This is a predicted structure of a 136-nucleotide RNA (FMN riboswitch aptamer (RFN element)) from an Anaerolineales bacterium.

């Protein structure tokens, strides 16, 4: 210098106040939040992640059992689900900046319908940083 395998750490925020009601942080007024990579700085441009199911004759940490197999699980593949932006300004360049006005938000649960409460989750992932070092 380097980046193949490997190791470690990190890796999501948010209903104040009020109304109705037997009951709501779930309805109504109002408040409030914004993961990761790319790109002129992005919740709503492009892409990725978190959910569910299936496959067995794929691969494999780990665990269990009646142990040469079987079950669970992980990974891989496939399928389903997967939201939302415009106008003006500056500029070489911005749906990203500045000004204004809007919009969106998995699944399960709940004395009553949830982006914000509880739960799977002290989990996992997109990824980020570092270590070590094959090698030159």
């Nucleotide at each position: 210098a380097g980046c193949a395998a490997c190791c470690u750490u990190c890796g999501g925020g948010g209903c104040a106040g009020g109304g109705u009601g037997u009951a709501a942080u779930u309805c109504c007024c109002g408040a409030u939040c914004g993961g990761u990579g790319g790109u002129a700085u992005a919740g709503c441009c492009c892409a990725c992640g978190a959910g569910u199911g299936c496959u067995u004759u794929g691969a494999c940490a780990u665990g269990g059992c009646u142990u040469u197999g079987c079950c669970a699980g992980u990974u891989a593949g496939c399928a389903c689900a997967u939201g939302a932006u415009c106008c003006g300004g500056u500029g070489c360049g911005a749906c990203u900046c500045c000004g204004g006005a809007g919009c969106c938000g998995a699944c399960a649960g709940u004395u009553a319908u949830a982006g914000u409460c509880u739960g799977g989750a002290u989990a996992a992932a997109a990824g980020a940083a570092g270590g070590a070092g094959a090698u030159a």
The sequence was found by an Rfam model in a public genome assembly.